[in-house]
RNA sequence: CUUACCAUGCAGUCGAGCGGUAAGGCCCUUCGGGGUACACGAGCGGCGAACGGGUGAGUAACACGUGAGCAAUCUGCCCCCCACUCUGGGAUAACCCCCGGAAACGGGAGCUAAUACCGGAUACGACCACUUCAGACAUCUGAUGGUGGUGGAAAGUUCCGGCGGUGGGGGAUGAGCUCGCGGCCUAUCAGCUUGUUGGUGGGGUAACGGCCCACCAAGGCUUCGACGGGUAGCCGGCCUGAGAGGGUGACCGGCCACACUGGGACUGAGACACGGCCCAGACUCCUACGGGAGGCAGCAGUGGGGAAUAUUGGACAAUGGGCGAAAGCCUGAUCCAGCAACGCCGCGUGAGGGAUGACGGCCUUCGGGUUGUAAACCUCUUUCAGCGCAGACGAAGCGAAAGUGACGGUAUGCGCAGAAGAAGCACCGGCCAACUACGUGCCAGCAGCCGCGGUAAUACGUAGGGUGCGAGCGUUGUCCGGAAUUAUUGGGCGUAAAGGGCUCGUAGGCGGUUUGUCGCGUCAGGAGUGAAAACUCGGGGCUCAACCCCGAGCCUGCUUCUGAUACGGGCAGACUAGAGGUAUGCAGGGGAGAACGGAAUUCCUGGUGUAGCGGUGAAAUGCGCAGAUAUCAGGAGGAACACCGGUGGCGAAGGCGGUUCUCUGGGCAUUACCUGACGCUGAGGAGCGAAAGUGUGGGGAGCGAACAGGAUUAGAUACCCUGGUAGUCCACACCGUAAACGUUGGGCGCUAGGUGUGGGACUCAUUCCACGAGUUCCGUGCCGCAGCUAACGCAUUAAGCGCCCCGCCUGGGGAGUACGGCCGCAAGGCUAAAACUCAAAUGAAUUGGCGGUGGUCCGCACACGCGGCGGAGCAUGCGGAUUAAUUUAAUGCAACGCGAAGAUCGUUACCUAGGUUUGACAUAUGCGAGAAUCCUCUGAAGGCAGAGGCCUCUGUGGACACUGGCAUGCAGUUGGUGCAUAGCUGUCGUCGGCUCGUGUCGUGAUAUGUUGGGUUAAGUACAACAACGAGCGCAACCCUCGUCUUAUGUUGCCAGCACGAAUGGGGGGGACUCAUAAGAGACUGACGGGGUCAACUCGGAGGAAGGUGGGGAGGGCGUGAGGUCAUCAUGCCCCUUAGGCGUAGGGCUUGACGCAUGCUACAAAGAACCGGUACAAAGGGGUGGGAAAGCGCAAGGGGGAGCGAAUCCCAAAAAGCCGGUCUCAGUUCGGAUUGGGGUCUGCAACUCGACCCCAUGAAGUCGGAGUCGGUAGUAAUCGCAGAUCAGCAACGAUGCGGAGAAUACGUUCCCGGGCCUUGUACACACCGCCCGUCACGUCACGAAAGUUGGCAACACCCGAAGCCAGGGCCCAAACCCUUG
Repeated sequence: CUUACCAUGCAGUCGAGCGGUAAGGCCCUUCGGGGUACACGAGCGGCGAACGGGUGAGUAACACGUGAGCAAUCUGCCCCCCACUCUGGGAUAACCCCCGGAAACGGGAGCUAAUACCGGAUACGACCACUUCAGACAUCUGAUGGUGGUGGAAAGUUCCGGCGGUGGGGGAUGAGCUCGCGGCCUAUCAGCUUGUUGGUGGGGUAACGGCCCACCAAGGCUUCGACGGGUAGCCGGCCUGAGAGGGUGACCGGCCACACUGGGACUGAGACACGGCCCAGACUCCUACGGGAGGCAGCAGUGGGGAAUAUUGGACAAUGGGCGAAAGCCUGAUCCAGCAACGCCGCGUGAGGGAUGACGGCCUUCGGGUUGUAAACCUCUUUCAGCGCAGACGAAGCGAAAGUGACGGUAUGCGCAGAAGAAGCACCGGCCAACUACGUGCCAGCAGCCGCGGUAAUACGUAGGGUGCGAGCGUUGUCCGGAAUUAUUGGGCGUAAAGGGCUCGUAGGCGGUUUGUCGCGUCAGGAGUGAAAACUCGGGGCUCAACCCCGAGCCUGCUUCUGAUACGGGCAGACUAGAGGUAUGCAGGGGAGAACGGAAUUCCUGGUGUAGCGGUGAAAUGCGCAGAUAUCAGGAGGAACACCGGUGGCGAAGGCGGUUCUCUGGGCAUUACCUGACGCUGAGGAGCGAAAGUGUGGGGAGCGAACAGGAUUAGAUACCCUGGUAGUCCACACCGUAAACGUUGGGCGCUAGGUGUGGGACUCAUUCCACGAGUUCCGUGCCGCAGCUAACGCAUUAAGCGCCCCGCCUGGGGAGUACGGCCGCAAGGCUAAAACUCAAAUGAAUUGGCGGUGGUCCGCACACGCGGCGGAGCAUGCGGAUUAAUUUAAUGCAACGCGAAGAUCGUUACCUAGGUUUGACAUAUGCGAGAAUCCUCUGAAGGCAGAGGCCUCUGUGGACACUGGCAUGCAGUUGGUGCAUAGCUGUCGUCGGCUCGUGUCGUGAUAUGUUGGGUUAAGUACAACAACGAGCGCAACCCUCGUCUUAUGUUGCCAGCACGAAUGGGGGGGACUCAUAAGAGACUGACGGGGUCAACUCGGAGGAAGGUGGGGAGGGCGUGAGGUCAUCAUGCCCCUUAGGCGUAGGGCUUGACGCAUGCUACAAAGAACCGGUACAAAGGGGUGGGAAAGCGCAAGGGGGAGCGAAUCCCAAAAAGCCGGUCUCAGUUCGGAUUGGGGUCUGCAACUCGACCCCAUGAAGUCGGAGUCGGUAGUAAUCGCAGAUCAGCAACGAUGCGGAGAAUACGUUCCCGGGCCUUGUACACACCGCCCGUCACGUCACGAAAGUUGGCAACACCCGAAGCCAGGGCCCAAACCCUUG
């Protein structure tokens, strides 16, 4: 420190200028009054009031700063010098009287004084004219020159010291005027100006001047920014910064401007005057309504406004100012005090000791840690605050002396008592020093940026702890810095923002060699100035410091003098290397105009000829029997110029292509004859400038926006097709833009090369020509070094190294938009913002993912072949619905015959009912008690209660164990979170990958290795390679099957021997089968072909087995917040007479539906039925498997031999084979459903078991779109076993064997995957990202009939006060004439 109105108070002196005496003091008094001058109100007069104090509205200006000038000026009081101060006069306030008015104030009559006013005299060196000398810079100046003229002074007082007064000259101070230079924004303000610019002559002023006036001339200013608009007091300084700069102008100091707003003059030395006057206006106040008064941006103070800023204090003691002779008076200037941590500085709130590391708090892994020597406690100190006593300097001065201090009883000194009275604020995720707990749960909140918060928040809130500062600490705002982020110091423009589309050229900027000259820039030295304060340094004073004082520096600037002359510049001259010209040649789609040509398309006419043509992915519209398409001949017309043709040529760019002619521009090479720097760039300006578009007039074959039709499509205002208008072409005139791009402005010089190509010249070689080799100049490409670059890349055609000039950039969007201006016929172009909004937008490169990119490879991926599913019935699971409950998890592949290898009860987690509370289960402690246990009955059951039975003990105490009771810690939870987790596991995928060390390349992320070649099932192995090695995966090692050998033979086996009626039954045997062990065997080993002398591959051989022999186990780095808190474990949260724990019953088994996985079928290559008969493997068995006989149609019953099993049992294998029946049908197929009767398990088959018998005999005749499995002992088919299990929902799942096929041309396509490559605006990575409309809502901004205010400009009218001039009238003492 912010708009404005302001109540109240405060802000002159002189009696030594004057007339006087209202009030006070003193003296006298007759109390009526008088005197005195100790003094003094009002008045006349003088000086001051123009200083001091406030504010910054205006002002972009000579306002300010700085430096000059005034020979174009003034200056009261002050200082110095010279001279003088003579003589007269008439008034007028005050006062007295009268009158008007509410007041403010005014009018009249009378009296009076002066340092008030006036006349006269005198005076000059004042002024004017002429003139002499000297000087100078144009007007001029000096000599106090000369002559003449004009106007014109004075004031007294006194204590006799003085104080005053007048004229002149000088000084000092202050003021006025002029000029150079300097300091804001805007060109979307480009032209401005008529007193304007100058002259002549006047007027005016202290003074120059268009300052004003008359006349004359037509000038003056401006891109070096005039004029206009906006903003702003300027400076010394202050803040910041390394500096250069940037910002700013509070306090202190200098200048300016203003004083309620606007205008004006008066007085005066000085004002156009903050506390004077006049006028107008707004506002406020008084009023008797007639009229008056006022101006705090002075000091206090009030209201209001605001985020915001103080006391209606003391004193003139000091400093300064006014008046005065002085004393002194006045002084809100000033000095002090008060208020405010507002700033700077200093100080305190204690110091030392003190560990069982106390209590408490907080955390904890419960052990402890931390707060923390912190406290308590002990020993000290007393600053500051408090109390008491003493107590200043500032006093120079003034005054004869006495005396005189607002601050202030303040500072300071001494004394007293007691740790006593005295600590907060911010922060603790990173930046940025400092961490835990609880609460909260995208809520509440935080946040400067990034960002925190969705149940384990170091980021919110609180607490503990910590960190940083400390009588302060944080926040907000502003400015500078960091920001080289406007880059002068000190940036850029290929792709990030940025080169003008191109050329010519004006101003300007820059400019070759050399000589002379000048001395403008430049450099050196001197002088003046650059106020003080400030700042820096050195000292000094307040106890220190802040602060103050002294000295020096600084003030980087301006003016001036002298000197230097290299460089830049001016002037004069010379030169030829730059530039230009001459001469001789050369190439070219360079430009303009005219003429000509052939091929092709289309159209027209005629001929031949017949049914289609055309078009597409496929079609249709369209054309065609009125003769198309096709084909032949003739004709018309327009447009474009195949081949040559080429990173070839020319042009400034745009651009230029058939041939010939005419006109014309530029370039290159050679020559070295001429000119002699004539050059480069280029703001404005001018010209050229593709396509599209516009105007006028032509032309129009083909093509072809718009348009129409046909298709495509969900739609298709598109892509495709059939047509087709403008246009495309020509002439003239506009437009003026493009990815007008090399996204790279122009010029000059310098800096390795290599290799093409176009145009010249030259050398060598060649007898000549042509080739060839080389040198050189100009152009045009590629590669590449140094260097540069963020990288990509550029690299003598630079994006390298330098110089000169121009253009352009400064985060993204808004926007190249709006408004304004200019241009255009229009379309539009050029120039070009802001509000608002985001925290990014962008470049280059990297890794990955992805692609309806490319290459390559693989897989039952497709294809080939076989069998299914999808249709039926049933079984099982899921969804949904239902329900008291139908517990729950799993949901694409990778949930759905899955967790569940067994839900009637139990299981069970769900529901209902009824119970229970230290608990069904664990552990510990305390108290007190007791034998314990068991059985039956009743209450549904159980706990529990009651009754009974049964058993046992009893002399006392203790211990242990047990039981139940009470209590405390605790138990318990299939409650939540698989998105807090461990573990386990499914998936990609048995796909071949995933990484590391060292080295190397790269600024880096990364790359290389791991890529490329051929090869493999394989990143398998090989050869190559800036890589060399290694690890996890692959493979192998393990199990099993297949062959052989050896060993051992019981319960297994039986060839040979031998017993027995017979069974390996017994003797015996180990040969065989088999079992159990241990080995062998297969390695591309050998041969041949191919292959890079390779890896490897192909072929046949041998072999039981051949190229991984078959099968299994085995799953790298990872992915998806995959699945599981209901296997188990576990953090946190939740429940604790319940969400824990018992009990009974029910439910998980519901039934309109939908889906998934299966079974059984639909039948004849069958098999339902009957009879006979053969061959497995692998398993299981003591709460077990259970044989044989005898019973039942059967399920089963019965029985109980042998068997803990190579011995016994389950156990019958089935398909198969042989024989019979059936004969193509809803059947002797199919078996659902239902009725009846049974068996078994079990406490119990009602809800809700399986099986058997009799009867019943449904759908179904091979299954739509679609979809699944498997490549060989596989599919398809057949049965067997055990697990779970009392029984069983099993048709499931896990295993076992029997019998046993077909097919694979091949990799175009579908799906999935590997490697390389490429694009990428994706990175929660294509299920990505992202654009626009619409609907609805909200917000903001517009438009709108109008209405209203402000600012600015121009023109005109009326016009106050005032000043100047003129005229008239009135008043009036001084002077004059005179007596009116």
The RNA shown here (small-subunit ribosomal RNA) has 1380 nucleotides and comes from Nocardioides sp. The RNAcentral record of the sequence draws on ENA and SILVA. The organism belongs to Nocardioides, within Bacteria.